The RNA shown here (Guanidine-I riboswitch aptamer) has 133 nucleotides and comes from Ancylobacter radicis.

[in-house]
RNA sequence: GAAAAAUGUCCCUAGGGUUCCGGCGCCGCAAGAUAAUGCAUCUUUGGCGCGGCUGGUCCGAGAGGGACAGCCCGGCGGGGGAUGCGUCCCACCACAUUCGCCGGGUCCACGGCGGGACAAAAGCCCGGGAGGC
Numbered sequence: 001g002a003a004a005a006a007u008g009u010c011c012c013u014a015g016g017g018u019u020c021c022g023g024c025g026c027c028g029c030a031a032g033a034u035a036a037u038g039c040a041u042c043u044u045u046g047g048c049g050c051g052g053c054u055g056g057u058c059c060g061a062g063a064g065g066g067a068c069a070g071c072c073c074g075g076c077g078g079g080g081g082a083u084g085c086g087u088c089c090c091a092c093c094a095c096a097u098u099c100g101c102c103g104g105g106u107c108c109a110c111g112g113c114g115g116g117a118c119a120a121a122a123g124c125c126c127g128g129g130a131g132g133c
Base pairs, nucleotide, nucleotide: 007069008068009067010066011065012064015059016058020056021055022053023050024049025048026047027046030044031043032042033041034040070106071105072104073103074102075101076100077099078098079090080089081088082087108128110131114126115125116124
């Protein structure tokens, strides 16, 4: 000085909020039960509020985990027949394309403010950004 690929999807987690479920609080009408009346309590049903409500649904990592694929590098191989198995015989110049198998690689990575979407928020997206070393 040069130097390939440095990727995608899915599952999960850190984390996240509050659309729905559940939970908690308050309230109200109607019906029923306890006990004939009143009061009170319980059950069914509804409304409002709370995520500083553990949870279920849900969102969810470039710098977290896993799986599958893709891509890159290297190697081997691809036809026919015989044989119980080693193996043998014939054909085939090589290259390229293509297909398959095996092995290796897919590294490193400090990071705002602010904005965006969905119900909302976030390590999601803007973003391996701005900036820093």